[in-house]
Molecule: Lysine riboswitch aptamer
Organism: Robertmurraya sp.
RNA sequence: CUGUUUGAUAGAGGUGCGGGUACCAUCAGUAAAGGUCCGGAGAAGAAUGAGAUUCGAAGAAGGGCUUUGAAAGGGGUGGCCGCCGAAGUGGUGAAGUACUCAUUGCCUUCAUUGCUGGGCCUGCAUUUAAGAGAUGCAGGACUGUCAGGAUCAGGGAUGAUUCUGGAGAGCUAUCUCACUC
Numbered sequence: 001c002u003g004u005u006u007g008a009u010a011g012a013g014g015u016g017c018g019g020g021u022a023c024c025a026u027c028a029g030u031a032a033a034g035g036u037c038c039g040g041a042g043a044a045g046a047a048u049g050a051g052a053u054u055c056g057a058a059g060a061a062g063g064g065c066u067u068u069g070a071a072a073g074g075g076g077u078g079g080c081c082g083c084c085g086a087a088g089u090g091g092u093g094a095a096g097u098a099c100u101c102a103u104u105g106c107c108u109u110c111a112u113u114g115c116u117g118g119g120c121c122u123g124c125a126u127u128u129a130a131g132a133g134a135u136g137c138a139g140g141a142c143u144g145u146c147a148g149g150a151u152c153a154g155g156g157a158u159g160a161u162u163c164u165g166g167a168g169a170g171c172u173a174u175c176u177c178a179c180u181c
Stems, first nucleotide, its partner, number of pairs: 003179002007175005014084001016083004021078004032068007042055003046104006087116010117143002120140008145166009
């Protein structure tokens, strides 16, 4: 020097990932509130059961007509911030959550574990107001990376094209621990 091993730092993939902010469309002429008519005894929480409190024949729930008329979540665009298991998602457990309690559930957070290199398209299913979007499964080509094969160029290292396969616990660069030489 080469090779193997340990650890650290810095990077790459690109319609790349996530956060939050401003505006816009949608949500929606919906929910809700007012008026009026019907109705006729219950109503108030995501569902069920029990309880407390409040409202209700001075008319509850529900429905028709009419007036006014949102918001959250999700989406697009701009620039800002953090990044490259970025992040997403399945299982398990814990905490919080709606008047109280119990069961289940929605949502949020944390721990642990499994899967997915990345974005796109198609089909099915779930979710949603939704032909948007998201998620899961299956398939398809594309792309980055590594390994191997073939061809060409080269003295060689290697480079280009193409084919096949693998996975991020990966790959590249630099330094470093230990070993071999």